Predicted 3D model of a 74-nucleotide RNA (transfer RNA) from a Flavobacteriia bacterium. Its Rfam family is "tRNA". Rfam classes the family as a transfer RNA. For this family Rfam cites "tRNAscan-SE: a program for improved detection of transfer RNA genes in genomic sequence" (Lowe and Eddy, Nucleic Acids Res, 1997).

[in-house]
RNA sequence: CGGGAUGUAGCGCAGCCUGGUAGCGCACACGCAUGGGGUGCGUGGGGUCGCAGGUUCAAAUCCUGUCAUCCCGA
Numbered sequence: 001c002g003g004g005a006u007g008u009a010g011c012g013c014a015g016c017c018u019g020g021u022a023g024c025g026c027a028c029a030c031g032c033a034u035g036g037g038g039u040g041c042g043u044g045g046g047g048u049c050g051c052a053g054g055u056u057c058a059a060a061u062c063c064u065g066u067c068a069u070c071c072c073g074a
Base pairs, nucleotide, nucleotide: 001073002072003071004070005069006068007067010026011025012024013023020057028044029043030042031041032040033039050066051065052064053063054062
């Protein structure tokens, strides 16, 4: 320098191809069950999707640029 993959809640991930309310598990807070703990069940808080711009009535999703990490090539 060229090509590719990944980036979404504290952590691990789905959703992207085919645009239409941003979700799951764990963790956290509260409640219930237990004499208490562990454990189980229920409820709840938390992200506007790496960043910027564009297209669109509408973008995590499509397009362009860019940043970080990793892989391949030179």